This is a predicted structure of a 596-nucleotide part of an RNA (large-subunit ribosomal RNA, domain I) from Streptomyces malachitofuscus. Its mean pLDDT, the model's own confidence on a scale to 100, is 83. The sequence was found in a public genome assembly. Rfam family: Bacterial large subunit ribosomal RNA.
Context: one part of a larger RNA
RNA sequence: GGCGCACGGUGGAUGCCUUGGCACCAGGAACCGAUGAAGGACGUGGGAGGCCACGAUAGGCCCCGGGGAGUCGUCAACCAGGCUUUGAUCCGGGGGUGUCCGAAUGGGGAAACCCGGCAGUCGUCAUGGGCUGUCACCCUUGCCUGAACACAUAGGGCAAGUGGAGGGAACGCGGGGAAGUGAAACAUCUCAGUACCCGCAGGAAGAGAAAACAACCGUGAUUCCGGGAGUAGUGGCGAGCGAAACCGGAUGAGGCCAAACCGUAUGCGUGUGAGACCCGGCAGGGGUUGCGCAUGCGGGGUUGUGGGAUCUCUCUUCCACGGUCUGCCGGCCGUGGGACGAGUCAGAAACCGUUGAUGUAGGCGAAGGACAUGCGAAAGGUCCGGCGUAGAGGGUAAGACCCCCGUAGUCGAAACGUCAGCGGCUCGUUUGAGAGACACCCAAGUAGCACGGGGCCCGAGAAAUCCCGUGUGAAUCUGGCGGGACCACCCGCUAAGCCUAAAUAUUCCCUGGUGACCGAUAGCGGAUAGUACCGUGAGGGAAUGGUGAAAAGUACCCCGGGAGGGGAGUGAAAUAGUACCUGAAACCGUGUGCCU
Numbered sequence: 001g002g003c004g005c006a007c008g009g010u011g012g013a014u015g016c017c018u019u020g021g022c023a024c025c026a027g028g029a030a031c032c033g034a035u036g037a038a039g040g041a042c043g044u045g046g047g048a049g050g051c052c053a054c055g056a057u058a059g060g061c062c063c064c065g066g067g068g069a070g071u072c073g074u075c076a077a078c079c080a081g082g083c084u085u086u087g088a089u090c091c092g093g094g095g096g097u098g099u100c101c102g103a104a105u106g107g108g109g110a111a112a113c114c115c116g117g118c119a120g121u122c123g124u125c126a127u128g129g130g131c132u133g134u135c136a137c138c139c140u141u142g143c144c145u146g147a148a149c150a151c152a153u154a155g156g157g158c159a160a161g162u163g164g165a166g167g168g169a170a171c172g173c174g175g176g177g178a179a180g181u182g183a184a185a186c187a188u189c190u191c192a193g194u195a196c197c198c199g200c201a202g203g204a205a206g207a208g209a210a211a212a213c214a215a216c217c218g219u220g221a222u223u224c225c226g227g228g229a230g231u232a233g234u235g236g237c238g239a240g241c242g243a244a245a246c247c248g249g250a251u252g253a254g255g256c257c258a259a260a261c262c263g264u265a266u267g268c269g270u271g272u273g274a275g276a277c278c279c280g281g282c283a284g285g286g287g288u289u290g291c292g293c294a295u296g297c298g299g300g301g302u303u304g305u306g307g308g309a310u311c312u313c314u315c316u317u318c319c320a321c322g323g324u325c326u327g328c329c330g331g332c333c334g335u336g337g338g339a340c341g342a343g344u345c346a347g348a349a350a351c352c353g354u355u356g357a358u359g360u361a362g363g364c365g366a367a368g369g370a371c372a373u374g375c376g377a378a379a380g381g382u383c384c385g386g387c388g389u390a391g392a393g394g395g396u397a398a399g400a401c402c403c404c405c406g407u408a409g410u411c412g413a414a415a416c417g418u419c420a421g422c423g424g425c426u427c428g429u430u431u432g433a434g435a436g437a438c439a440c441c442c443a444a445g446u447a448g449c450a451c452g453g454g455g456c457c458c459g460a461g462a463a464a465u466c467c468c469g470u471g472u473g474a475a476u477c478u479g480g481c482g483g484g485a486c487c488a489c490c491c492g493c494u495a496a497g498c499c500u501a502a503a504u505a506u507u508c509c510c511u512g513g514u515g516a517c518c519g520a521u522a523g524c525g526g527a528u529a530g531u532a533c534c535g536u537g538a539g540g541g542a543a544u545g546g547u548g549a550a551a552a553g554u555a556c557c558c559c560g561g562g563a564g565g566g567g568a569g570u571g572a573a574a575u576a577g578u579a580c581c582u583g584a585a586a587c588c589g590u591g592u593g594c595c596u
Base pairs, nucleotide, nucleotide: 001595002594003593004592005591006590007589008588009587015581016546017545020518021517022515023514024513025512026511027510028509029507030506031167032166039101040100041099042055043054044053046079047078049075050074051073052059061095062094063093064092065091066090070083071082072081106115107114108113116135117134118133119132120131121130122129137164138163139161140160141159142158143157144156145155171202172200173199174198175197176196182189186236212219213218223250224249225248226247227246233241234240254499255498256497261299262298263297264296265295266294267293268292269291270290274288276289277286278285279330280329281328282327283326284325304477306442307441308440310437311436312435313434314433315432318337319336320335321334322333323332324331339429340428341427342426343425351424352423353422354421355420356419357418358417359416360415362411363410364409368384369383370382371381385402386401387391393405394404395403448472449471450470451469452468453467454466458484479494480493481492482491483490533540534539553580556567557566558565559564
């Protein structure tokens, strides 16, 4: 020196564990904000700091409930001093306070700072000063004022507004919109209307009551799912892209306007003195009240077997009062009541009471002992019992239905919230049906067309349908649009206004639950950390879990400056000593055997 064996050191694999994660299910919730949010800075404790909590009323204040013996959060003990059966700490509901920054909003600003005006109040002899309130901008509405320019308008000012502003994980709609890639290169094409940016909204959004499909049969708003179907198509007919009808299911809901016509108000124009007009008839009376246009408001009206308006006729809830210039009759209009019907998710719209359910604290809740074993501990073993609408789970010195917390079951709310029923309340009842006449209305710079684009399975193609830009530019039911160029016939439907629940998407968040999910190089980046650290910055971004049942965490003695160790002691165990469970390998030693 090598190879063995034994015993150690180092190291932290492995096993076991779990405070933390991951995925999903069900229910809830789906918004917060000028009444100042989200997020922060700085403070607040008797005693340094971090976290959490709170805000100069600062580890807390008040009220109402729950609860019932200790308590003054945590890392994390210790000391001091308090509070508490006159009910503390703690838990829940409702209030109050809430510095400074931040949309940040009196002005400024290098966030958490600086400097003001006004009103009130406090302080000072007075000035400086303190406190409370208030003072940004935009929009809407109302009022005042008011140019060029007479009216007017623009502009200016004041007041009011529980109007806006900013934040938020995903889902939604809209405006913009790539490239790597694929095509085995690449340009049309693809990736993809994806990523990303911007705007806006809701608890969902969007869509939605046929100018739809279909095919000579029929269906009857929209949305979503399974098929139809990787079909029909499209495509440097390459790579690829990729429907619909229809069938089966989920859900299920339909409404309101514009216009014609009537009334009314305002403005403008026009008319004329009785002949217009004042509901009709007769009589009286009034005296511009008329007519036309425009605008606002009220009534009316809403459809495709076309509908409505106007006029005539027939039928259709009741009573009372008032009005329509006067009187009578008829008609019409309004108010109130009864009766009937309906209702807050659209179609108008709030709120209150009561009852019940439910959420935000909680309460009750059955039944076991002995013996031995165990290096300490019994819940494991043996024996004899019990409960069970409870043998889910967790803890307790080892493996507990009967030890503890719980579990099944059952009970419970002063206050605040949610839902449902009922009542109050609110709304409607001149609406519906039929016949005839008339030809007044039925959404215009629209539809269509030309050119240029986009989007549809559809890449310009024979290219319809849908949307946009520029130009041009109809018709009103004997009107229009569609059925894939276009024409005819036939069929379907009524554009150019609006609203609409559910079935669908998502999960930052709350509660409960589940797992052939992970178990510390795993599982979220994170057993807590967006920390330490890196970077001028945008940004990047870790690692570290485990003594023991219990600290009982080694009094005391010895060596040593200490670190550390040897005794002694604790403990079941100390080769469990806080460099702490187990303690593999590489690597380093000590002893010993063999070989050289």